[in-house]
Molecule: transfer RNA
Organism: bacterium
RNA sequence: GCGGGAUUAGUUGAGUGGCUCAACAUCACCCUUCCAAGGUGAAGACACGGGUUCGACUCCCGUAUCCCGCU
Numbered sequence: 001g002c003g004g005g006a007u008u009a010g011u012u013g014a015g016u017g018g019c020u021c022a023a024c025a026u027c028a029c030c031c032u033u034c035c036a037a038g039g040u041g042a043a044g045a046c047a048c049g050g051g052u053u054c055g056a057c058u059c060c061c062g063u064a065u066c067c068c069g070c071u
Stems, first nucleotide, its partner, number of pairs: 001070007010024004018054001026042005047063005
C1' cells in the first nucleotide's frame, strides 16, 4: 500500500429501513432487626462526517480505532 471483518448503555451481547431490546452494573422504593439474596420501577447507547430515502443503527461514500490476511 491492497483486501476482508468489527465498532450499539459503565460492561457483555441481540437487533437490521418505520417503537432502539436484554443481562449484569448504577439509583430509588419494597422485603429483612441489619447485610446479602429477592421483588418493583427509573436513568443511561447505535464510533465520526456526509449522501440516498417520506423515514437510516440498518443502504451507499469517506474518516478514525482495533483484528485478520496479502504485498